[in-house]
Molecule: SAM-I/IV (S-adenosyl methionine) riboswitch aptamer
Organism: uncultured Luminiphilus sp.
RNA sequence: GCAUCAAGAGUGGGCUAACGCCCCGCCAACCUGCCUACCUGGGCAAGGUGGUUGACUCGACCGAGUGAUGUGGCCCUAAAGGCAACCAAACAGGU
Numbered sequence: 001g002c003a004u005c006a007a008g009a010g011u012g013g014g015c016u017a018a019c020g021c022c023c024c025g026c027c028a029a030c031c032u033g034c035c036u037a038c039c040u041g042g043g044c045a046a047g048g049u050g051g052u053u054g055a056c057u058c059g060a061c062c063g064a065g066u067g068a069u070g071u072g073g074c075c076c077u078a079a080a081g082g083c084a085a086c087c088a089a090a091c092a093g094g095u
Stems, first nucleotide, its partner, number of pairs: 001071005010024001012023004025052003030048003033044003037095005055066004073083003
């Protein structure tokens, strides 16, 4: 800079003076990956994040400000490069 702030999901366990952190479970398609050769759409919680009570303030709506999340991960590196990604889903339109 761009996108979203709709919905969803624990009266579990541990640590801390507190903020908060960790484990397990659950939720969620933001990134990667897969589903079809490619594109678009849709799907799949596998890898990476995040969340597990719902942003706040002003504003009649539109909108504005602040804030939050995402804009893959690991190894190596001067550059280049290398590695893993499910037992899930396995579709529609276009070329």